[in-house]
Description:
Model confidence (mean pLDDT): 81 of 100. This is a predicted structure of a 74-nucleotide RNA (transfer RNA) from an uncultured Bacilli bacterium. It was read from a public genome assembly. Rfam family: tRNA. Rfam describes the family as follows. Transfer RNA (tRNA) molecules are approximately 80 nucleotides in length. Rfam classes the family as a transfer RNA.
Parts: sequence; C1' cells; structure tokens
RNA sequence: CGGGAAAUAGCACAGCUUGGUAGUGCACCUGAUUUGGGAUCAGGGGGUCGCAGGUUCAAAUCCUGUUUUCCCGA
Repeated sequence: CGGGAAAUAGCACAGCUUGGUAGUGCACCUGAUUUGGGAUCAGGGGGUCGCAGGUUCAAAUCCUGUUUUCCCGA
C1' cells in the first nucleotide's frame, strides 16, 4: 500500500440477511429467604448501537467517508 472481518449497557454477546418500541447472560441496586456472607427467588436502574454525513415517514440495520483493533497478501 491492497483485500477482508470486528466495534451495541460495567463485561461477554444477540439483533443487521428481510429497515418498524434496542435485547439476553453475568455484574450492579432494592426486597424476600438465611444467625450472617454466599446461594436461591421476585422486582428495578443503566445504551442516542466507534465517529461524521446521506437516503427514508422511520436507520444498530441501507449508502458514503473516517477512527481503532485483528487477519491475509505485497
């Protein structure tokens, strides 16, 4: 330099194919249970989806640019 993949909650990921209310597990908070920590059960909070722009009534999803990480080639 060329090609490809990934980026979504504190952490690990799903959702993208086929645009239509942003989800799951763990973690965190509250309560119940327990002598108590833990475990178990019930409930709750937390994200403008790497960044910028475009298309659309509507974008995590489609298009363009860009940043970071990884892989392959030179």